[in-house]
Context: one part of a larger RNA
RNA sequence: UGACGGGGGCCCGCACAAGCGGUGGAGCAUGUGGUUUAAUUCGAAGCUACGCGAAGAACCUUACCUGGGCUUGACAUCACCGCGAACCUGGCCGAAAGGCUGGGGUGCCCCUUUGGGGAGCGCGGUGACAGGUGCUGCAUGGUUGUCGUCAGCUCGUGUCGUGAGAUGUUGGGUUAAGUCCCGCAACGAGCGCAACCCCCGCCCUGUGUUGCCAGCGGUUCGGCCGGGCACUCACAGGGGACUGCCGGUGACAAACCGGAGGAAGGUGGGGAUGACGUCAAAUCAUCAUGGCCCUUAUGCCCAGGGCUACACACGUGCUACAAUGGCCGGUACAACGGGUUGCGAACCCGCGAGGGGGAGCCAAUCCCUAAAAGCCGGUCCCAGUUCGGAUCGCAGGCUGCAACUCGCCUGCGUGAAGCCGGAAUCGCUAGUAAUCGCGGAUCAGCAUGCCGCGGUGAAUACGUUCCCGGGCCUUGUACA
Numbered sequence: 001u002g003a004c005g006g007g008g009g010c011c012c013g014c015a016c017a018a019g020c021g022g023u024g025g026a027g028c029a030u031g032u033g034g035u036u037u038a039a040u041u042c043g044a045a046g047c048u049a050c051g052c053g054a055a056g057a058a059c060c061u062u063a064c065c066u067g068g069g070c071u072u073g074a075c076a077u078c079a080c081c082g083c084g085a086a087c088c089u090g091g092c093c094g095a096a097a098g099g100c101u102g103g104g105g106u107g108c109c110c111c112u113u114u115g116g117g118g119a120g121c122g123c124g125g126u127g128a129c130a131g132g133u134g135c136u137g138c139a140u141g142g143u144u145g146u147c148g149u150c151a152g153c154u155c156g157u158g159u160c161g162u163g164a165g166a167u168g169u170u171g172g173g174u175u176a177a178g179u180c181c182c183g184c185a186a187c188g189a190g191c192g193c194a195a196c197c198c199c200c201g202c203c204c205u206g207u208g209u210u211g212c213c214a215g216c217g218g219u220u221c222g223g224c225c226g227g228g229c230a231c232u233c234a235c236a237g238g239g240g241a242c243u244g245c246c247g248g249u250g251a252c253a254a255a256c257c258g259g260a261g262g263a264a265g266g267u268g269g270g271g272a273u274g275a276c277g278u279c280a281a282a283u284c285a286u287c288a289u290g291g292c293c294c295u296u297a298u299g300c301c302c303a304g305g306g307c308u309a310c311a312c313a314c315g316u317g318c319u320a321c322a323a324u325g326g327c328c329g330g331u332a333c334a335a336c337g338g339g340u341u342g343c344g345a346a347c348c349c350g351c352g353a354g355g356g357g358g359a360g361c362c363a364a365u366c367c368c369u370a371a372a373a374g375c376c377g378g379u380c381c382c383a384g385u386u387c388g389g390a391u392c393g394c395a396g397g398c399u400g401c402a403a404c405u406c407g408c409c410u411g412c413g414u415g416a417a418g419c420c421g422g423a424a425u426c427g428c429u430a431g432u433a434a435u436c437g438c439g440g441a442u443c444a445g446c447a448u449g450c451c452g453c454g455g456u457g458a459a460u461a462c463g464u465u466c467c468c469g470g471g472c473c474u475u476g477u478a479c480a
Stems, first nucleotide, its partner, number of pairs: 001480002003477003007474007015464002019428005026319008034310002042053002064305007073129001077128007087104007109118003131294002134292003140288002142283003145279001147277001152191006158167003171182003197271004202239007211229001216226003242265001245259005321421001325380007337368003342361002347356003387418001392413007434456007
C1' cells in the first nucleotide's frame, strides 16, 4: 500500500422485510450428469455450465461409428514429362462413392518441309505441396461472460517522507453519481458519471393515391364514387423541462421539501453506451495464429447407422389438478412484423388436417389476418367429474428422393398420473407482476425454446436489526 475480520461508523441494490405469482410433488418437452453403446461427435462446470454454442440433427448438416472406396488427393499455386487435348455421350459391376471399358468430335493464334510445334483447357504420371472440427485458450490475436451501470481508476507539476509511498481522491454538507457546494499543500488534467444518439409521451410547421362525411353531392351503402386534406395517421423538421418561477429549510452555498403553471417534471419512461482492472474465467469447433503431431493416412469421397439410446439423478420450461372454471352458440376491440421459384383472397370439395382454384399483391393500396382473454346467452353441479390430457390402437393429411430407426398435423376410439406439492428455492416496485393471444428469425418440413408485439391489468414497501452483493472512511493483523 492492499487483502481479510463471526471489528466499528456512514450509505446503496427486489438484498431482506411487505406483497403477488411460481419452482421443488404429477405428466410431458428440453438441456445436463450418469449408465449403456460399434458410435451415442465436441465444447460449456458455483454465482458467470445445464431450452447454453444449436436463429431448426430424417439424408445433408456431421465433426462420431460400421462397412465400401480414393490417393497430387474435394480445394490453391508452380515446375517437368506423356497422351489426348476443349466439349458431348454411352455400356458393365456396384448401395453409392468408385472401378473397368467404349463412341462422337475438333476450332483458334503463330511458324509451317502438310508430318508437326506452340498458347488456353482436360486426363494421366512425377516432384514441390495441399488437407487435418488432430493437441495445447496456462504460447496467442480477436471476441465474450462476470464483478457492474457499481462510483470508481489514474496522471502532470508542486509539497511531505531516507524509502515503499502519501497528498490531490481525506474532511463538513449534498447527489442516482469522485454529482455539485464549502473547506483544505495543494493546483490542474485524463479514462469513467452526466450530456450529446435512438424509441415512447404534448404541441407546431411542411407534405398528402392511408385517413375523414368533419361540411356538400351521388350511392347497388362498402370512404364505394365526386370532392377535400381539417382531423386520425404516416414521414421529415422544429418547439417544449431548465429546479426556470413562488414559498419554506439550509452555511448568505450546493441542495432538499412543498406549490403554481404544464402533455410531461426535478436523471419524464425505455434503449444504446460498461472506466483501470479481476477470475492463468470462456472460446485453437466461427475466424486468425506460434509450437507439436498425422500425411496411402489423424486427409478425402460414399452408403447405412449414431448424435433421438434409458434402472436412474439434477436444471430450465409447458400443461394441469378446475366453477373468478370446462364446453357450446352469438358478438366486439390490437400492435410489431413477413411475403416473387413468395404471401395467396373469393368460391367449391372434405367432420378436419387439407385439397381444388387461382383474383390481387414486388405491397400504408393485395395476402398472411382469425387476435385471444373480453362481452351476451346456454349447459355442466363438485364428481377424479363434460376437470386433466399422458399413453396406446385405427384411419387419414402435408413437406420431402426418402418420415422404420427419427417429422409435424387431423379425425375416431383409449383415457394414465395429478385434488395445489417436504426440506428448500426463484422472479417482480407499474403499465411492472400476473394473465391473454399475435408476429418474426432459423427453416423444404419441424418451437412448450428464442427475439419481439400489443390486449386486460393488480398487491405491497413499516423499515434497514438480520441473510446476500457492493461503495466510502476508520481499526486490528504473525497474510501478500